Notes
This is a predicted structure of a 92-nucleotide RNA (THF (Tetrahydrofolate) riboswitch aptamer).

RNA sequence: AGCAGAGUAGCCCGAAAGCGUUAAGUGUCUUGAAAUGGGAUGUUGUUCAAGAACGAAAACGAAAGUUGCGGUUUGAGGGCGCGUCCGUUGCU
Numbered sequence: 001a002g003c004a005g006a007g008u009a010g011c012c013c014g015a016a017a018g019c020g021u022u023a024a025g026u027g028u029c030u031u032g033a034a035a036u037g038g039g040a041u042g043u044u045g046u047u048c049a050a051g052a053a054c055g056a057a058a059a060c061g062a063a064a065g066u067u068g069c070g071g072u073u074u075g076a077g078g079g080c081g082c083g084u085c086c087g088u089u090g091c092u
Stems, first nucleotide, its partner, number of pairs: 001092005010080004016074003019070003028052007038086005058067003
């Protein structure tokens, strides 16, 4: 110097364990903030806070509880996952 690769935020599936079913959560919109390969920059995406509108599947059982339901929470494990420059790993 050339060629090839790895790794972020996070996304999808998901064993299992919870929560709700007396409606929280999820999803939508607005505003603000934050973190986002090792560094710089930037995009997409993400998270958090406030506000707004919308909005649900229960059944069985004497009971314990069981079976469901929720664009539900966490999540073993699996898959996917940075544009440019530099760095980094391998080969020549």